[in-house]
About this RNA:
The RNA shown here (Bacterial RNase P class A) has 309 nucleotides and comes from Gillisia sp. The gene name in the source record is rnpB. Its mean pLDDT, the model's own confidence on a scale to 100, is 76. Of the family's consensus pairs, 93% are formed in the model. Lineage of the source: Bacteria > Flavobacteriia > Flavobacteriales > Flavobacteriaceae > Gillisia.
């Protein structure tokens, strides 16, 4: 210098004006001050926290995982090592338990591919593929191969998800209770029948239960973040310091203007001028992962080849 490998980071900036949402202060319902999207907030794939149902002890079924050791709240995630495969290499990748339980499957070649319907030649026997050689094939009777075939083994898994769940509860209708009024009072109970007694109708008023709209809690301070030290090859763990860091509910986090930055295109080519672009995406109970999307840019370590010293 060229061609690569692995990993990490940023992901438009500043100012002004006008707004939106949450919190605090002020006696003032308006002013002041402060907070206000992401690396994936995404699809909702895996694991948990939390809540309720429930008592999930055992068995069957189903699903998932599968070298060894470690990390973690947990995992199907991560780290390290061993083995296999690919690459000159840095590295990448891995579907890595069991075929000596049973069942199934095996292209071409070959007589025959799994109950050997044993081929050719030779040998042997009372008899039999009983024995040897040849030939095909990765494999020919050998404890054959194959589990990304069924299956077996080991381990794990109860279900539903914040629309969980708890609380408050206007209006309307109304179970139930009380009071007052009301009717030729339907009907019912006690009874063989009558009387009688009790319940019962309708309306109004009051109480009251469940519960719809709506509201509050759950709700965001957390297995968290930043910096740093210690232990560990690493994943990770522990300590110290600092800051207090979105909580909306049809759902705020925006709009406009000016200037700047980066990149692309055209003209000019010395400095410039004009135009365009700045991605993917957008919280909704919260965490840990993996997966997928992403304009443009930056950094670190390493490999191979060639050249020069």
């Nucleotide at each position: 210098a060229a061609a690569g490998c692995a990993g990490g980071c940023c992901g438009c900036c500043u100012u002004a004006u006008c707004g939106c949402u949450c919190c605090a202060a002020u006696c003032g319902u308006a002013u002041u001050g402060g907070g206000g999207a992401g690396g994936a907030a995404a699809g909702u794939c895996c694991g948990g926290a939390c809540a309720c149902c429930g008592u999930a002890g055992g068995g069957c079924a189903g699903c998932a995982u599968a070298g060894u050791g470690g990390g973690u709240a947990a995992c199907g995630c991560c780290c390290a090592c061993c083995g296999g495969u690919c690459g000159u290499g840095a590295g990448a990748u891995u579907a890595g338990g069991a075929c000596a339980a049973g069942u199934g499957c095996a292209a071409c070649a070959g007589a025959a591919a799994g109950g050997a319907u044993g081929u050719a030649c030779a040998g042997g026997u009372a008899a039999u593929g009983c024995u040897g050689u040849a030939g095909u094939g990765a494999a020919a009777u050998c404890a054959g191969g194959u589990a990304a075939a069924c299956u077996c083994u080991a381990u794990g898994c109860g279900g539903u998800g914040c629309a969980a769940u708890g609380c408050c509860a206007u209006g309307u209708a109304u179970a139930c209770c009380g009071g007052c009024a009301u009717u030729u009072a339907a009907g019912g109970g006690c009874g063989g029948c009558c009387c009688g007694c009790c319940c019962g109708u309708u309306g109004c008023c009051g109480g009251a239960g469940g519960g719809u709209a709506g509201g509050c809690a759950g709700c965001u301070a957390a297995a968290g973040g930043u910096u740093u030290c210690u232990g560990g090859u690493a994943a990770c763990a522990g300590g110290a310091a600092c800051a207090u860091c979105a909580g909306a509910u049809a759902a705020a986090u925006g709009a406009u203007a000016a200037g700047g930055a980066u990149c692309c295109c055209g003209a000019g080519u010395u400095u410039u001028c004009g135009g365009g672009a700045u991605a993917c995406a957008g919280a909704a109970u919260c965490c840990g992962g993996a997966u997928u999307a992403c304009a443009g840019g930056c950094c670190u370590g390493c490999u191979u080849u060639u050249a020069u010293u």